Description:
This is a predicted structure of a 75-nucleotide RNA (transfer RNA) from Candidatus Levybacteria bacterium RIFCSPHIGHO2_02_FULL_37_18. The source organism's lineage runs through Bacteria, Bacteria candidate phyla and Candidatus Levyibacteriota. The RNAcentral record of the sequence draws on ENA. The same sequence occurs in records of 5 taxa. Its Rfam family is "tRNA". Rfam's curators write: Transfer RNA (tRNA) molecules are approximately 80 nucleotides in length. Gene Ontology term of the family: triplet codon-amino acid adaptor activity.
[in-house]
RNA sequence: GGGCCGGUAGCUCAGCGGUAGAGCAGGAGCCUUUUAAGCUCUUGGUCAGAGGUCCGAAUCCUCUCCGGCUCACAA
Numbered sequence: 001g002g003g004c005c006g007g008u009a010g011c012u013c014a015g016c017g018g019u020a021g022a023g024c025a026g027g028a029g030c031c032u033u034u035u036a037a038g039c040u041c042u043u044g045g046u047c048a049g050a051g052g053u054c055c056g057a058a059u060c061c062u063c064u065c066c067g068g069c070u071c072a073c074a075a
Base pairs, nucleotide, nucleotide: 001071002070003069004068005067006066007065010024011023012022013021018055026042027041028040029039030038048064049063050062051061052060
């Protein structure tokens, strides 16, 4: 340098064109002598960045950034 995969909540990840979600974590409550466990409710998002297509984009296209895998070249 070429190719491929990935970047979404604090963490691990779904979501493949039509309201952004789950688990864990955090907060509040119930229960309990207390803690833990359990149950209920709940907070939390620039969907890596920019541009484009579209009535509508996390999703499709282009470029850039970051991480990983791989191929090639040079040494």